[in-house]
Molecule: transfer RNA
Organism: Panagrolaimus davidi
RNA sequence: GGUUUCGUAGUGUAGUGGUCAUCACGUCUGCCUCACACGCAGAAGGUCGAGGGUUCAAACCCCUCCGAAAUCA
Numbered sequence: 001g002g003u004u005u006c007g008u009a010g011u012g013u014a015g016u017g018g019u020c021a022u023c024a025c026g027u028c029u030g031c032c033u034c035a036c037a038c039g040c041a042g043a044a045g046g047u048c049g050a051g052g053g054u055u056c057a058a059a060c061c062c063c064u065c066c067g068a069a070a071u072c073a
Base pairs, nucleotide, nucleotide: 001072002071003070004069005068006067007066010025011024012023018056027043028042029041030040031039049065050064051063052062053061
């Protein structure tokens, strides 16, 4: 340098055009306990890597860029 794949809460992930983006762990609050842990209930936390385009509508499709990985030379 060429090709391919990936980028989504603090971490790991689901979501292949349509109502309010999913789950687990973690965090916080309450209940429970003498207290902690476990358990139960609830809550916060995402401008879906950035910008533009297509569309009535984009995390999803197209283009460019940024970052990561694999492979070829």